[in-house]
Context: one part of a larger RNA
RNA sequence: GGCUCACGGUGGAUACCUAGGCACAUAGCGGCGAUGAAGGACGCAGUUACCGGCGAUACGCCACGGGGAGUUGGAAGCAAGCAUUGAUCCGUGGAUUUCCGAAUGGGGCAACCCUUAACACGACCACCUGAAUAUAUAGGGUGGAGCGAGCCAACCCAGCGAAUUGAAACAUCUUAGUAGCUGGAGGAAAAGAAAACAAAAGUGAUUCCCAAAGUAGCGGCGAGCGGAAUGGGAACAGCCUAAACCAGAAUGCUUGCAUUCUGGGGUUGUGGGACAGCGAUAUCGAAUCUAGCGGUUAGACGAAGUGUUUGAAAGACACGCCAGAGAAGGUGAAAGCCCUGUAGUCGAAAACUUAAGGAUAGUAGCUGUAUCCCGAGUAGCAUGGAGCACGUGAAAUUCCGUGUGAAUCAGCCGGGACCACCCGGUAAGGCUAAAUACGACUAUGUGACCGAUAGCGAACUAGUACCGCGAGGGAACGGUGAAAAGAACCCCGGAAGGGGAGUGAAAUAGAACAUGAAACCGUGAGCUU
Numbered sequence: 001g002g003c004u005c006a007c008g009g010u011g012g013a014u015a016c017c018u019a020g021g022c023a024c025a026u027a028g029c030g031g032c033g034a035u036g037a038a039g040g041a042c043g044c045a046g047u048u049a050c051c052g053g054c055g056a057u058a059c060g061c062c063a064c065g066g067g068g069a070g071u072u073g074g075a076a077g078c079a080a081g082c083a084u085u086g087a088u089c090c091g092u093g094g095a096u097u098u099c100c101g102a103a104u105g106g107g108g109c110a111a112c113c114c115u116u117a118a119c120a121c122g123a124c125c126a127c128c129u130g131a132a133u134a135u136a137u138a139g140g141g142u143g144g145a146g147c148g149a150g151c152c153a154a155c156c157c158a159g160c161g162a163a164u165u166g167a168a169a170c171a172u173c174u175u176a177g178u179a180g181c182u183g184g185a186g187g188a189a190a191a192g193a194a195a196a197c198a199a200a201a202g203u204g205a206u207u208c209c210c211a212a213a214g215u216a217g218c219g220g221c222g223a224g225c226g227g228a229a230u231g232g233g234a235a236c237a238g239c240c241u242a243a244a245c246c247a248g249a250a251u252g253c254u255u256g257c258a259u260u261c262u263g264g265g266g267u268u269g270u271g272g273g274a275c276a277g278c279g280a281u282a283u284c285g286a287a288u289c290u291a292g293c294g295g296u297u298a299g300a301c302g303a304a305g306u307g308u309u310u311g312a313a314a315g316a317c318a319c320g321c322c323a324g325a326g327a328a329g330g331u332g333a334a335a336g337c338c339c340u341g342u343a344g345u346c347g348a349a350a351a352c353u354u355a356a357g358g359a360u361a362g363u364a365g366c367u368g369u370a371u372c373c374c375g376a377g378u379a380g381c382a383u384g385g386a387g388c389a390c391g392u393g394a395a396a397u398u399c400c401g402u403g404u405g406a407a408u409c410a411g412c413c414g415g416g417a418c419c420a421c422c423c424g425g426u427a428a429g430g431c432u433a434a435a436u437a438c439g440a441c442u443a444u445g446u447g448a449c450c451g452a453u454a455g456c457g458a459a460c461u462a463g464u465a466c467c468g469c470g471a472g473g474g475a476a477c478g479g480u481g482a483a484a485a486g487a488a489c490c491c492c493g494g495a496a497g498g499g500g501a502g503u504g505a506a507a508u509a510g511a512a513c514a515u516g517a518a519a520c521c522g523u524g525a526g527c528u529u
Stems, first nucleotide, its partner, number of pairs: 001528009016479002020450002022447007029439002031151002039100003042055003046078002050074002052059001061094006070082003105114003115118001121148002124144006155186001156184005166173001170220001196203002207234005217225002238431003241375001245264009269409001271374004275368004284362001287360004294353004299346003305319005320337002322326001328340003380404007390416001411426005466473002486513001489500004
């Protein structure tokens, strides 16, 4: 020096565990904000660095309920208190709520400064003023009223709108109306009561699901894109206006017309209504008010076991018991009967929510046909585009730009160029619950989901430490023991550290603490050079 074995050190793998995550489901809820939000800064405790809580009334104040023995947060100690005259704690409703922040008196390098102490600005209403420019209008001012502004996970509607990619290259095409940006809204949004489909038979608003169907089609007929009718389900709900006509008011003037406003009337496609005549008080629920079964926000009661073993029993053994409860968690090892609970039963002063019911207001008809009305720079057409599964095609239907430009029921539109017949519908105004989408948040439950290099980036001071001028990037770190019983006292040492003693079932569980692999480093023994 090597090999083997044993015993150690180092190290933190492995198995075990879970305080944290992940996914899904169900229910609730779906907003907060000028009465100042979200998010922060700075403060508040006897002692207080951090987290959580709170706001100069500052680890808290008041009232009403619950609850019943301890308590002054995580978090010990010391000190000083509070509490059956009911504290701490839980729920509901109030009070307070510094400064910044939309931030709004002015300024500003957010949490600060200044002053005359101010609702800053915009929209709305009224009045007063008032240009170019005469009437006017724009603009300005004053007052009123108290609408907007900012934040927020996805879902929704609209505007703008890529490229990588695929086509084995690439340009039409595709990716894709996707990503992204912007505007707007709601708890859903959008759509919606046929100028719809269909086909000789019929359906009867919209939305969503399954099928139709990867079909019919579209397509450098390449890559690819890709319906609808119809059938089966979910859910169902229908209405209001404009006009004709009548009445009133105002304005204008040609003095009996025009316009505007208000009220009545009226709302349809076996055309409807006005108009003329006749007749009636039924029905309905989405509006407003009321009502309040029930529900939510604290809780309460709640069965049944002992002995031996053990450090400790819930395990084993022995003999019992409950069960509308043998879900689960905890307890010194594995508990139906020890604890919290579970099945079951009950419960609200206050706040929120809410079914039925009630009230108000609204809401139907028949006959007739002469006249009148039935949504105009609209429909249509030409042209340029877009969107429709449909790339201009034979290209309908829908929307936009430019130009042109009808008809009023003997009307008009559609049925995929166009024409005829036939059939369906009634455009150019509006509203509309449910079935559908999503999950920031609350609660509950479940898992052939993870178990500390996993699972969220984050089980620990986590969007922290740290990096970057900045936008931004972004970690690591879990486990003594049943209980601190956390090692009094003695010895070596300056200390660190160790040896005794003691605790404990165990200290090779001693805080660098459960298990404690390998690499790596030693000590001893044997063999060997």
This is a predicted structure of a 529-nucleotide part of an RNA (large-subunit ribosomal RNA, domain I) from a marine sediment metagenome. It matches the Rfam family "Bacterial large subunit ribosomal RNA". Gene Ontology terms of the family: structural constituent of ribosome and ribosome.